[in-house]
Context: one part of a larger RNA
């Protein structure tokens, strides 16, 4: 030097992406205890006191004939130590945002999460030798189950909700009409023969799914407009005009885990805040089961801010313990 401890004047996060690490909280009685809430929680919230040893003095419970023996509570009065949960062990606490409702799963060896999953909710196939999945196959799972069943897929507790659009794609569903394979048909037509035939070839005409066509259908796969002009300050535009389209984003939230310009403006916090909360709405490029919007309780998740508390720092030092190095 470096590792691991263990202590530190004053400060107290000034440290740093970030309180990372370390401190501090830590038991057990009593008191006391918010918003919000699905009334179950929030909650050990949060905060405040006592905890040892003697002695009195009152109550009590068990045992026992009784003497007492073994406890348990109240109350007053003394002592000791730096320190009485006396060492080890042993929650730091609060406030707001986000996101995923939760408990669980995961990248065995860089990722534990706001990603899976999930209970609930929708579609959608499946009538039983099911559908679907494995396997040439026989078989077999499904299942010794039958639709409140089984199989795909979305979305994900709850609470409010889930708009418009079937023009494309897909799926469903049309005993018509068009197309159309092989097959059926054979008008003829060619090659050889004297011929009989043998032999290529071959039009109508009948021929299936399928596309074509007619409809459904979007918790199928998707999609949700433009320019101009108007009100008695000005600004804006209920309102009017065109042009497109299948239809032009309702509710709702909105600079957002989504906002480019951008540290947008306005408030709040702080001496000072690219972060953060509350607002506005100009949404580059939010939006309704690729689910919107909220949500009490959860979180080794994630933003911000607060007491406490400390060597994180101001700024570093002493000290133990083991290393390295130098020298002998």
């Nucleotide at each position: 030097c470096g590792a691991u401890g263990u202590u530190g004047a004053a400060g107290g996060a000034a440290c740093u992406c970030g309180g990372c690490a370390a401190a501090a909280u830590g038991c057990c009685c009593u008191c006391g205890u918010a918003a919000c809430u699905u009334c179950g929680g929030g909650a050990g919230a949060a905060g405040a006191g006592g905890g040892c040893c003697c002695g009195g003095u009152c109550c009590u419970u068990g045992g026992g004939c009784a003497a007492c023996c073994a406890g348990g509570g109240g109350u007053c009065g003394g002592g000791g130590g730096c320190a009485c949960a006396g060492a080890c062990c042993a929650g730091g606490g609060g406030g707001u945002g986000g996101c995923g409702a939760c408990u669980g799963u995961u990248u065995a060896c860089u990722a534990a999460a706001a990603a899976c999953a999930c209970a609930g909710g929708g579609c959608u196939c499946u009538g039983c030798g099911a559908a679907g999945c494995c396997g040439c196959a026989a078989g077999g799972c499904g299942a010794c189950g039958u639709a409140u069943a089984g199989g795909g897929u979305c979305u994900g507790a709850c609470g409010c909700c889930u708009g418009c659009c079937c023009g494309g794609u897909g799926c469903c569903g049309g005993a018509a009409g068009g197309u159309u394979a092989a097959g059926a048909g054979g008008a003829g037509a060619g090659g050889u023969g004297c011929a009989a035939g043998c032999u290529u070839u071959g039009a109508a005409u009948c021929g299936a799914a399928g596309c074509c066509c007619c409809g459904g259908u979007a918790a199928a796969c998707g999609g949700c407009g433009g320019c101009c002009g108007u009100a008695a300050c000005u600004a804006u535009a209920a309102c009017g005009g065109u042009c497109c389209u299948a239809a032009g984003g309702u509710a709702g939230c909105g600079a957002a885990a989504u906002u480019c310009c951008u540290u947008g403006u306005c408030g709040g916090g702080u001496a000072a805040g690219u972060u953060c909360c509350g607002a506005c709405c100009u949404g580059c490029a939010c939006g309704a089961a690729u689910g919107g919007c909220g949500u009490a309780a959860c979180g080794a998740c994630u933003u911000c801010c607060c007491c406490a508390c400390u060597g994180u720092c101001u700024c570093c030092a002493a000290c133990a313990u083991c290393g390295g190095c130098u020298c002998a």

A computed fold for a 328-nucleotide part of an RNA from an Alphaproteobacteria bacterium, annotated as large-subunit ribosomal RNA, domain IV. The prediction has a mean pLDDT of 90. Its Rfam family is "Bacterial large subunit ribosomal RNA".